This is a predicted structure of a 262-nucleotide RNA (Bacterial large signal recognition particle RNA) from a Thermomicrobiales bacterium. The RNAcentral record of the sequence draws on ENA. The organism belongs to Thermomicrobiales, within Bacteria. The coordinates come from a structure-prediction model, not an experiment, and the mean pLDDT is 77. It is recorded under the gene name ffs. It matches the Rfam family "Bacterial large signal recognition particle RNA". The family's RNA type in Rfam is non-coding RNA gene. About the family: The signal recognition particle (SRP) is a universally conserved ribonucleoprotein involved in the co-translational targeting of proteins to membranes. Rfam links the family to the GO terms signal recognition particle, plasma membrane targeting and SRP-dependent cotranslational protein targeting to membrane, signal sequence recognition. Of the family's consensus pairs, 94% are formed in the model.

RNA sequence: UCGUGCUAGGUGGGGAACUAGCGGUGCCCUAUACCCGCAAUCCGCUCUAGCGGGACGGAAUCCCCUUUCUCGGCCCGAUCCUUUGGGACUGCCCGUGUAAGUGGUGUUGAAGGCCGGGUCCCGCGCGGCGCGGACCCGCGAACCGGGUCAGAUCCGGAAGGAAGCAGCCCUAAGUGGUCACCCGUGGGUGACGUGGGGAAACCCUGCCGGAGCUAACUGCUCGGUGUAAGCUGGAGGGUCGCGGUCAACAGAGGGUGCACGG
Numbered sequence: 001u002c003g004u005g006c007u008a009g010g011u012g013g014g015g016a017a018c019u020a021g022c023g024g025u026g027c028c029c030u031a032u033a034c035c036c037g038c039a040a041u042c043c044g045c046u047c048u049a050g051c052g053g054g055a056c057g058g059a060a061u062c063c064c065c066u067u068u069c070u071c072g073g074c075c076c077g078a079u080c081c082u083u084u085g086g087g088a089c090u091g092c093c094c095g096u097g098u099a100a101g102u103g104g105u106g107u108u109g110a111a112g113g114c115c116g117g118g119u120c121c122c123g124c125g126c127g128g129c130g131c132g133g134a135c136c137c138g139c140g141a142a143c144c145g146g147g148u149c150a151g152a153u154c155c156g157g158a159a160g161g162a163a164g165c166a167g168c169c170c171u172a173a174g175u176g177g178u179c180a181c182c183c184g185u186g187g188g189u190g191a192c193g194u195g196g197g198g199a200a201a202c203c204c205u206g207c208c209g210g211a212g213c214u215a216a217c218u219g220c221u222c223g224g225u226g227u228a229a230g231c232u233g234g235a236g237g238g239u240c241g242c243g244g245u246c247a248a249c250a251g252a253g254g255g256u257g258c259a260c261g262g
Base pairs, nucleotide, nucleotide: 001262002261003260004259005258006257010056011055012030013029014028015027020046021045022044023043024042034054035053036052037051038050063255064254065253066252067251068250072246073245074244075243076241077240078239079238080237081236082235083234084233085232086231089230090229091227092226093224094223095222097220098219100218101217102216103214104213105212112208113207114206116204117203118202119201120197121196122195123194124193125192126190127189129186130185131184132183133182136177137176138175139174145170146169147168148167153162154161155160
């Protein structure tokens, strides 16, 4: 230096969580890198940290160490969203008071006071509306209403008389209609009249009075059982990064056996 055969380590790694700690199964990020059995109400170990059994390649592009780059995770901080709770404070909403401002009104006379009247209630009257009745006009009785009673019937020697169906006419009970007038009755009736009543409120005339009145809006004060925008507690999620901590893949450098033969 070359070839052959072995052995060590190797046949994925990492993050969170779990754990006294380590690893695995499960979840997540990378990546392509054996098989079988056990395993989250866990399974197996003890700083030498999966256990048990098998297979493959194998001293270097493949193993070990250091370092660079860096996907990604966690912590921390900021910010946003969702959800849930609180209601001391601010805001909002509601109410009371005030009268600084605005507005309205007022010498064509405010507030206030006096007299009177109205709105309000009751009774009566009148009117109106509705209902009923009466009046009026009709229809309306086989017989048990009336008048006249053909035919027919009865009495009589006769003259004459009697009762009386149908028809016709008029009416009763009943029924249809009806403007006005009349009677009775009713009210969710009336810019009507009259009498009486009337705590408060409002309005009006007249008189006194002589400059305010109002509280609609803004402001201020005091409250309220309301709201939950600000504020605050919890949970979850997203984004950003001054940082901290781990870190796959990839790059660079260094290191590391044995035996035989040429």